Transfer RNA from a Candidatus Omnitrophota bacterium, 73 nucleotides, folded computationally. NCBI's taxonomy places the organism under Bacteria, Pseudomonadati, Candidatus Omnitrophota. Model confidence (mean pLDDT): 83 of 100. Rfam family: tRNA. From the family's description: Transfer RNA (tRNA) molecules are approximately 80 nucleotides in length. Gene Ontology term of the family: triplet codon-amino acid adaptor activity.
RNA sequence: GGCCCCAUCGUCUAGUGGCCUAGGACGCCGCCUUCUCAGGGCAGAAACCGGGGUUCGAUUCCCCGUGGGGCCA
Numbered sequence: 001g002g003c004c005c006c007a008u009c010g011u012c013u014a015g016u017g018g019c020c021u022a023g024g025a026c027g028c029c030g031c032c033u034u035c036u037c038a039g040g041g042c043a044g045a046a047a048c049c050g051g052g053g054u055u056c057g058a059u060u061c062c063c064c065g066u067g068g069g070g071c072c073a
Base pairs, nucleotide, nucleotide: 001072002071003070004069005068006067007066010026011025012024013023018056028044030042031041032040033039049065050064051063052062053061
């Protein structure tokens, strides 16, 4: 330098045009249970990498960028 893949709560991930004011696990905050802790129960906060485009509508499709990974040179 060329080509390909990936980017979503703190972490790991599901979702691939509308049913999603984005779901789950672990973690975190609170309450209950306990003498306390652990464990259990209940409830809660927390995310679509950035900018454009297409569309009535984009986390999802297209382009550019950024970051990460792989192959080739």